[in-house]
RNA sequence: AGAGUCGACCAGGCAAUCGCGCUGGCUUUUAUGCCAGGGAGGAAAGUCCGGGCUCCACAGGGCAAGGUGCCAGGUAACACCUGGGGGGCGUGAGCCUACGGAAAGUGCAACAGAAAAUAUACCGCCGGUAGCAAUAUCGGUAAGGGUGAAAUGGUGCGGUAAGAGCGCACCGCGUGCCCGGUAACGGUGCAUGGCAGUGUAAACCCCACCUGGAGCAAGACCAAAUAGGGAUCUGAUAUUGCGGCCCGCAAUGGAUCCGGGUAGGUCGCUUGAGGCUUGCGGUGACGCGAGUCCCAGAUGAAUGAUUGCCCACGACAGAACCCGGCUUACCGGUCGACUCUCAUU
RNA sequence: UCCCUGGUAGCUCAAUGGUAGAGCAACCGGCUGUUAACCGGUAGGUUGCAGGUUCGAGACCUGCCCAGGGAGCCA
Repeated sequence: AGAGUCGACCAGGCAAUCGCGCUGGCUUUUAUGCCAGGGAGGAAAGUCCGGGCUCCACAGGGCAAGGUGCCAGGUAACACCUGGGGGGCGUGAGCCUACGGAAAGUGCAACAGAAAAUAUACCGCCGGUAGCAAUAUCGGUAAGGGUGAAAUGGUGCGGUAAGAGCGCACCGCGUGCCCGGUAACGGUGCAUGGCAGUGUAAACCCCACCUGGAGCAAGACCAAAUAGGGAUCUGAUAUUGCGGCCCGCAAUGGAUCCGGGUAGGUCGCUUGAGGCUUGCGGUGACGCGAGUCCCAGAUGAAUGAUUGCCCACGACAGAACCCGGCUUACCGGUCGACUCUCAUU
Repeated sequence: UCCCUGGUAGCUCAAUGGUAGAGCAACCGGCUGUUAACCGGUAGGUUGCAGGUUCGAGACCUGCCCAGGGAGCCA
């Protein structure tokens, strides 16, 4: 200098004027006015997970259904995060990983191929018989060829009629023990088995663990209004609470249509697993402590507009009960740690 | 806020994990004096998009995009 990896942060700035909704104070309560304060995000988004909160009488037992799936830890909890192991990719920094079980059972494997999980043999090789021969037939074999995504451990030597774990050596694999590690797992450790069952569980399934349901239009209160009316259907082995089912508990109704009424206000609502600074413990996620700060809360729903100056010319996008994550969208910029290549000294 | 269903040829729809098809439409030829109907033939596909599982995906899994639909006051 070029190429690249990982992490953290920012998201045009400044000033003036006008406006919007919220909170507090003053003005006689209100209204109005004045003053002061603060007023969108890293994703506020998708609503994909996990919790808080609230109600469902209790949230109890069983089945089903769903989810998670290497190990250990963190956490309120998780499908998230951290550290580690195995596997894969990259020269490397580093990145990716639905990664339990196929020896409990069942299913599936099109076409091609002799044969697709049961064993078997198209070409070939070898032997017997017939034949002058080509060849035919019977048997052996699975080393070689061929088919396929996948073909019953690999290489070599011995062995044999030809061959074959048939025997042996090495490699691989299984099992048991030993050593290291909390564990997953690892080991040029020891012994043993000729090696027997291919793949698929994001097919059914098995194993281990987890999950009661609904959602702030939850829910509580005040006010207003009214005809708690009619028709049809269904129902006590039923229906509803209970939105999977059964047990158990409680109640006697439930569905559809017609008709009627109200569609106002207050709370929930933002002080919270909170932010910032800092000390200690831990490899880390994180935890413990000290100090300090209060930082949107609407309900037709605020957070904007205009002007001036500057620059690198400004992306994706707008809170609606609240948090922790994941995923997706995004003009660009800054900082830190590190890798590879080339050149010069 | 909470849920459900779907996306395949121009249109309407099929397709057990095993070559993506049918009807209508389009185009060409025939029939007819001509057109329609009819007969014969032809073309047309990113199975909404991107990844993954699998030998193999329209289907199975995950994440996005788009479209349509449903529920919620009192008595």
This is a predicted complex of two RNAs, RNase P RNA and transfer RNA, with 420 nucleotides together. Its mean pLDDT, the model's own confidence on a scale to 100, is 77. It holds a member of the Rfam family "Bacterial RNase P class A". The family's RNA type in Rfam is ribozyme.